[in-house]
Context: one part of a larger RNA
RNA sequence: CUCGCGUUAAGGAACUCGGCAAAAUAGCGUCCGUAACUUCGGGAUAAGGACUGACGGUGGCCGCAAGGUCAUCGCCCGCAGCAAAAGAGACCAGGCAACUGUUUACCAAAAACACAGGUCCCUGCUAAGUCGCAAGACGAUGUAUAGGGGCUGAUGCCUGCCCAGUGUCAGAAGGUUACGUGAGAGGGUGCAAGCCUUUGAUCUAAGCCCUGAUGAACGGCGGCCGUAACUAUAACGGUCCUAAGGUAGCGAAAUUCCUUGUCGGGUAAGUUCCGACCCGCACGAAUGGUACAAUGGUCUGGUCACUGUCUCGACGCGAGACUCG
Numbered sequence: 001c002u003c004g005c006g007u008u009a010a011g012g013a014a015c016u017c018g019g020c021a022a023a024a025u026a027g028c029g030u031c032c033g034u035a036a037c038u039u040c041g042g043g044a045u046a047a048g049g050a051c052u053g054a055c056g057g058u059g060g061c062c063g064c065a066a067g068g069u070c071a072u073c074g075c076c077c078g079c080a081g082c083a084a085a086a087g088a089g090a091c092c093a094g095g096c097a098a099c100u101g102u103u104u105a106c107c108a109a110a111a112a113c114a115c116a117g118g119u120c121c122c123u124g125c126u127a128a129g130u131c132g133c134a135a136g137a138c139g140a141u142g143u144a145u146a147g148g149g150g151c152u153g154a155u156g157c158c159u160g161c162c163c164a165g166u167g168u169c170a171g172a173a174g175g176u177u178a179c180g181u182g183a184g185a186g187g188g189u190g191c192a193a194g195c196c197u198u199u200g201a202u203c204u205a206a207g208c209c210c211u212g213a214u215g216a217a218c219g220g221c222g223g224c225c226g227u228a229a230c231u232a233u234a235a236c237g238g239u240c241c242u243a244a245g246g247u248a249g250c251g252a253a254a255u256u257c258c259u260u261g262u263c264g265g266g267u268a269a270g271u272u273c274c275g276a277c278c279c280g281c282a283c284g285a286a287u288g289g290u291a292c293a294a295u296g297g298u299c300u301g302g303u304c305a306c307u308g309u310c311u312c313g314a315c316g317c318g319a320g321a322c323u324c325g
Stems, first nucleotide, its partner, number of pairs: 001320008010311002014309001019306001027052001029051004037042001039154001053076001055074008077081001082087001089304007096296002101113002117152007129138003155291004160221003165218002167214005174209003180203001184199006222240005249283001250280001261277005
């Protein structure tokens, strides 16, 4: 010096990307006492406090008894009585995901997947769908309160406008259209019947065109100019374009470039954090919007406690390295 431990004056996060690591807390023991919020179940062992041993009495309850348990009084000892070991640190605020679960065997455990719930589409049974060349099998010894598929993801409040494009569904008309059919016309050849050949009217399917419907189908949801008796702003007006021009709610956000936006809070000092504002580069309603108790080895900010993380090091123990053998 490396690794693993122990102790450390005063300070106590000044360390650091970040309290990483360490320290601290500790008895589903008794008693007291417990907030906001809440889906009234929880939150909750919330938080926070006191007690705890031995010996000798008294009483209650259980027990046939041995004994167990609870209450209470006296007394004794120690620095210390859950006397050792083992055995939760706690709180405040926010993001995300409702939750318990699942996952990249060997760098990711999460906000990803799943989930109960919601909704749409298909399927009437020889079901749809899936595997197979087939036979056959699953679906299912089920029968629409069933089965398959897509999206969303507890719950509360909700889920706006657009059917022009694409998709899907429906449509006894019309247009177009293949094979097929072959009216008619032409050519070759033959004495002729005919044979060969070219062209081709008409009729004729799905599809496409066409007409509608449909968004919890794929998706989409504007621009410019002017205007109020300070200024500023524009409820209002004009105009262009569109299928329709973003509703409710939320908003510098896991989304905000400018940006450390501006204001407020917390700090002596805060690019993070919390609460607002709205000028949303480029939120927005089941590619769900928003709110939310509980939950989380989640992420972010703060507080108390605690500490060798640090000021700033020191000492000790063990194993290596190193030297000799």

Annotation: RNAcentral holds the full RNA, with entries from ENA. Large-subunit ribosomal RNA, domain IV from a Candidatus Peribacteraceae bacterium, 325 nucleotides, folded computationally.